Predicted 3D model of a 62-nucleotide RNA (Fluoride riboswitch aptamer (crcB RNA motif)) from a Planctomycetota bacterium.

[in-house]
RNA sequence: UUGCAGUUUGGGGAUGGAGUUCCCCAUAUAACCGCCGAGAGGCUGAUAACUCCUGCAGUGGA
Repeated sequence: UUGCAGUUUGGGGAUGGAGUUCCCCAUAUAACCGCCGAGAGGCUGAUAACUCCUGCAGUGGA
C1' cells in the first nucleotide's frame, strides 16, 4: 500500500415520530431512491414487519 474476514460504531430499507424485531451497506462512486404502461396516463401505501402516535382519505353516530 492492497485484498479478505471479524468486532465496535455509523448509515439504509418509496413522505413524519417512537418502541421492538429482521435484513442490508461500510468511507460513500455503498446499502436505498414503489408499481403498470410504447407513450399519454394509471395504481397501492405514512410500516422491511408488528404496535402506538401524528397527518391524509372514506363511512356512520353524538
The sequence was found by an Rfam model in a public genome assembly. Its mean pLDDT, the model's own confidence on a scale to 100, is 77.